Two RNAs folded together computationally: RNase P RNA and transfer RNA, 445 nucleotides in total. It holds a member of the Rfam family "Bacterial RNase P class A". About the family: Ribonuclease P (RNase P) is a ubiquitous endoribonuclease, found in archaea, bacteria and eukarya as well as chloroplasts and mitochondria. The family's RNA type in Rfam is ribozyme. Gene Ontology terms of the family: dimeric ribonuclease P complex, tRNA processing and ribonuclease P activity.
């Protein structure tokens, strides 16, 4: 000094004008209610003046988990749907964290839907003899009516394909052939050893006539009611009954027991009414420190928090100034001139994945060249 | 905000155990008419919304993005 890898973190700043949302205090109008009315007080509401708060690292996709509400619900199983190396975290989870196996890269490091095809059924087009069972072309041998043909043996070479039954070299055969032997790779084991476990390393077994595919069905193991803040709850308004379905003989009311009387509950569909309040933000949450642990993360101990809307705020002009490009002018510092400043915008809240992102900043490590 | 579906030729639309991408109407050339319609033969026109992934092979199976569409109290 070029090139990258991993990590973690900012992502504009100030001032001035004019604007919106929300709480708060004052100030007044309006309605209403309390009074028989005034005057007062409370309530809603408006307008003004004064303080205080006002997006993000993804608020986005809504792809997973969860609180949290309703409805359902004795248990349990079907059907469905997910998830699938191994150990741990954690409320949980398709998230994280260590490993382990396989793949890439010279390395730092990085990807991996990565259980099961010797349970069972389908598939593998076209090609090609033949697609999981076999022999077209051939290679040997025998025989015959011999340029041929018929019977056997064989799977090394040819030739199809995406994919043809270990690979190389020796023996060895009529030709061959893991038929046999030496390295190599694969697969299997009720065998040793380490490992909590995946697996590892060894030892054995010619066992390769046991191909792919499970992001086919499917079988094993595990989880999983369902709907979602437009979910719901309360008051006010409106109303008008009516259809239709379960469910009972139970339930509520008449102060309380009896008797005795009244009243049938729920749910859809249609119709009416569309105003307010709560849910509505302080939470399995940041941040600092110590302690355990390789980590993820748990547990003490301190600190500080301020969007909350309901057609849906958090934004606009303009001045400086800051970051990068570009050009030109200078040894160089650096001047002028001109250009960008992203991605995008809370609506019940978290944990996470993933997707979009102008431009910078720190660390920690790899590898090239060039000096000493 | 929230649940759910849909994209294939210019339009409307099919394709099922994954293996040839087609039907209609259109358009365009030719034939038939003195000329148009109408008929008749033929032609073109598709990275099957984009990407990435499983496989020998994807419109079909899986993952992410984009775009329309409909329903909720």
């Nucleotide at each position: 000094u070029g090139a990258g890898u991993a990590g973690a973190c900012c992502g504009g700043g100030u001032g001035a004008c004019c604007g919106c949302c929300c709480c708060g205090a004052u100030u007044u109008u309006a309605u209403c209610g309390a009074u028989a009315a005034c005057a007062u007080c409370g309530a809603u509401u408006g307008u003004a003046u004064c303080g205080g708060g006002g997006a993000g690292g993804a608020a986005a996709g809504u792809c997973c988990g969860a609180g949290c509400u309703c409805c359902a619900c004795c248990g349990g199983g079907c059907a469905g749907g997910g998830c699938g190396c191994u150990g741990g975290g954690u409320a949980a989870u398709a998230c994280c964290c260590a490993g382990g196996a396989g793949g890439g890269g010279u390395g730092a490091c990085c990807c991996u839907a990565c259980g099961g095809a010797a349970a069972g059924u389908g598939c593998c087009a076209c090609a090609g003899a033949a697609a999981c069972a076999u022999a077209c072309c051939g290679g040997c041998c025998g025989c015959c009516u011999c340029u041929g043909g018929c019977g056997g043996c064989c799977a090394a070479g040819g030739g199809u394909g995406a994919a043809a039954u270990g690979g190389u070299g020796a023996g060895g055969u009529a030709a061959g052939a893991g038929c046999u032997c030496a390295c190599c790779g694969g697969c299997g084991u009720a065998c040793c050893a380490g490992g909590u476990g995946a697996c590892u390393g060894g030892a054995c077994g010619g066992c390769c006539g046991c191909g792919g595919a499970a992001a086919a069905c499917c079988a094993c193991g595990c989880c999983c009611g369902g709907a979602g803040c437009a979910a719901g709850a309360c008051c006010a308004a409106a109303u008008a009954g009516g259809g239709g379905a379960a469910c009972a003989g139970a339930u509520g009311g008449c102060g309380c027991c009896c008797g005795g009387c009244c009243a049938g509950u729920u749910c859809c569909c249609g119709g009416g009414u569309u105003g307010g309040u709560c849910g509505c933000u302080g939470g399995a949450a940041c941040c600092c420190g110590g302690u355990g642990g390789u980590a993820a993360c748990a547990c003490c101990g301190g600190g500080g928090c301020u969007a909350g809307a309901g057609a849906g705020a958090u934004g606009g002009u303009c001045a400086c100034c800051g970051u990068c490009c570009c050009g030109a002018c200078u040894u160089g510092u650096g001047u002028c001139g001109g250009g960008a400043u992203a991605c995008a915008g809370a609506a019940c809240u978290c944990g996470g994945c993933u997707u979009a992102c102008a431009g910078g900043u720190c660390u920690a490590c790899u590898u090239g060249c060039c000096c000493a | 905000g929230g649940g759910c579906c849909a994209g294939u030729a210019g339009c409307u639309c099919a394709c099922u155990u994954g293996g040839g991408a087609g039907a209609g109407c259109g358009a365009u050339u030719g034939a038939a008419u003195g000329g148009c319609a109408u008929u008749c033969a033929a032609u073109a026109g598709g990275u099957a919304g984009g990407g990435g992934g499983u496989u020998c092979g994807a419109a079909u199976c899986c993952c992410c993005c984009c775009u329309g569409g409909u329903c909720c109290a």